[in-house]
Molecule: transfer RNA
Organism: Nitrospira sp. CG24E
RNA sequence: AGGCGGAUAGCUCAGUUGGGAGAGCGCUGCCCUUACAAGGCAGGGGUCACAGGUUCGAUCCCUGUUCCGCCUACCA
Repeated sequence: AGGCGGAUAGCUCAGUUGGGAGAGCGCUGCCCUUACAAGGCAGGGGUCACAGGUUCGAUCCCUGUUCCGCCUACCA
């Protein structure tokens, strides 16, 4: 320098008809227990990396940028 993949809740990750933003774990409250764990019920938590475009409507399609990982090439 080029190519490929990835960025969604605190963590790990789903999310194909373009129209509802989600799961597990963790966190908070309550129940249960002598107490803790486990279990049950309820709740809080989001700039879908950033900017622009297309569209009635974008996490999803297009362009650019940033960051992470892998591969190739170059230099030595």